This is a predicted structure of a 76-nucleotide RNA (c-di-GMP-I riboswitch aptamer) from Roseburia sp. The RNAcentral record of the sequence draws on Ribocentre. Rfam family: c-di-GMP-I riboswitch aptamer. Rfam links the family to the GO term cyclic-di-GMP binding. The source organism's lineage runs through Bacteria, Bacillati, Bacillota, Lachnospirales and Roseburia.
RNA sequence: GAUAUAAAUAGGCAAAGUAGAUGAAAAUCUAUGACGCAAAGCUAGAGGGACUGUAAAAUGUCAGCCAGUUGUACUG
Numbered sequence: 001g002a003u004a005u006a007a008a009u010a011g012g013c014a015a016a017g018u019a020g021a022u023g024a025a026a027a028u029c030u031a032u033g034a035c036g037c038a039a040a041g042c043u044a045g046a047g048g049g050a051c052u053g054u055a056a057a058a059u060g061u062c063a064g065c066c067a068g069u070u071g072u073a074c075u076g
Stems, first nucleotide, its partner, number of pairs: 005076002012037002017032006035064001041069003047066002049062003
């Protein structure tokens, strides 16, 4: 220095619900809330998959579905 794993310390994120707003919808944002998460950070035409929509066709939506990629502190 790299990789894997375990515990502790200090922290981080924020599910469902509720209120308001935006959108054709899926859904998103803000506030509240805390189910959980060692990446619940990032990546959506140009990884796969799912959702909405359409006669059909996503350059619409979902990263807290899989995947890819980056990364923090202490001890063993």